[in-house]
Context: one part of a larger RNA
RNA sequence: CUGGGCGUAAAGGGCGUGUAGGCGGCUCGAUGCGUCGGGAGUGAAAGGCGCGGGCUCAACCCGCGGAGUGCUUUCGAAACGGUCGGGCUAGAGGGCCGGAGAGGGAAGCGGAAUUGCCGGUGUAGCGGUGAAAUGCGUAGAUAUCGGCAGGAACACCAGUGGAGAAGGCGGCUUCCUGGACGGCUUCUGACGCUGAGGCGCGAAAGCGUGGGGAGCGAACGGGAUUAGAUACCCCGGUAGUCCACGCUGUAAACGAUGGGUGCUAGGUGUGGCGGGUAUCGACCCCUGCCGUGCCGGAGUCAACACAAUAAGGACCCCGCCUGGGGAGUACGGCCGCAAGGUUGAAACUC
Numbered sequence: 001c002u003g004g005g006c007g008u009a010a011a012g013g014g015c016g017u018g019u020a021g022g023c024g025g026c027u028c029g030a031u032g033c034g035u036c037g038g039g040a041g042u043g044a045a046a047g048g049c050g051c052g053g054g055c056u057c058a059a060c061c062c063g064c065g066g067a068g069u070g071c072u073u074u075c076g077a078a079a080c081g082g083u084c085g086g087g088c089u090a091g092a093g094g095g096c097c098g099g100a101g102a103g104g105g106a107a108g109c110g111g112a113a114u115u116g117c118c119g120g121u122g123u124a125g126c127g128g129u130g131a132a133a134u135g136c137g138u139a140g141a142u143a144u145c146g147g148c149a150g151g152a153a154c155a156c157c158a159g160u161g162g163a164g165a166a167g168g169c170g171g172c173u174u175c176c177u178g179g180a181c182g183g184c185u186u187c188u189g190a191c192g193c194u195g196a197g198g199c200g201c202g203a204a205a206g207c208g209u210g211g212g213g214a215g216c217g218a219a220c221g222g223g224a225u226u227a228g229a230u231a232c233c234c235c236g237g238u239a240g241u242c243c244a245c246g247c248u249g250u251a252a253a254c255g256a257u258g259g260g261u262g263c264u265a266g267g268u269g270u271g272g273c274g275g276g277u278a279u280c281g282a283c284c285c286c287u288g289c290c291g292u293g294c295c296g297g298a299g300u301c302a303a304c305a306c307a308a309u310a311a312g313g314a315c316c317c318c319g320c321c322u323g324g325g326g327a328g329u330a331c332g333g334c335c336g337c338a339a340g341g342u343u344g345a346a347a348c349u350c
Base pairs, nucleotide, nucleotide: 003322004321005320006319007304008303012318014201015200016199017198021194022193023192025088026087027086028085029084030083031082033081034080035077036076037075038074039073040072041071042070049065050064051063052062053061054060091191092188093187094186095184096183097182098181103177104176105175106174107173108172109171110154115149116148117147118146119145120144121143125136126135162169206247207246208245209244210243211242215241216240220236221235222234223233258317259316260315261314263312266295267294268293269292270291271290272289273288274287275286276285299306300305323350324349325348332343333342334341335340
């Protein structure tokens, strides 16, 4: 320097933003750095290779040739790449108009339910299970009605619905705020794609400080079950679950499928916007763009399957894999309050 790969066999970074770098639309001109062609110089000898020769052969030795893929220089070419300059609008972005949405943050409000407390009615049970028991109850429980308190979650709508980069997002209202989409083709004129590092976000559990605590509930106690039962079932129950601020930075962070661009038969749903038809409308039909499902052809695949939301066919960029165990361990570095995270071996062994 190079090969083959990454849905399920080893392998896509959890996700974004963006630095360096890599890659880059149409057209005209310039340049001649890359690139290409010709000439010249150099590329020592020995060695190696080809041909020929000398020791009886060979090793060894001698001669000639070619080669030495390179470098320097000179003349030339100008398609492609680079650079410089001019132009363009199909990429990208902006403007105006428009509607959709659990996108994010903050504040306020609401009803159902659970629990507790107070009061009324009322009396002997309630609860729980496969069956029970622990437990609760005559100090009046369970049930039922009224009142009050508090915390957490938001039934129906709800959908193979929606929005978000991912994690994740679901009662209602207001305020602040991000993104996407459609229409007009109005503006800028390649401003683009990717992205090693960096930076930010990042479920649950966990940690720090302070608050909160209804229900649930690791640990723990008790009752059962059982040969035992450090479990499954039952009665309790602390951390936690909730809030604020700060850490942690992991996951089956999954579509186990990185991002971008354009290309390649169809069928059928669904969400958003626009246009047409009809009769203003629900609705129906045709049609364009964007999103999201299912089925299926070519093609691909070890098969399963994927199949315009590709795992098809191309190009660009990043990440990653290279037999199993040892091991995501040890050591060291970096990060963390800790728990630990990240980077990440070897001996040995099959």
Predicted 3D model of a 350-nucleotide part of an RNA (small-subunit ribosomal RNA, central domain) from an uncultured bacterium. The RNAcentral record of the full RNA draws on ENA, Greengenes and SILVA.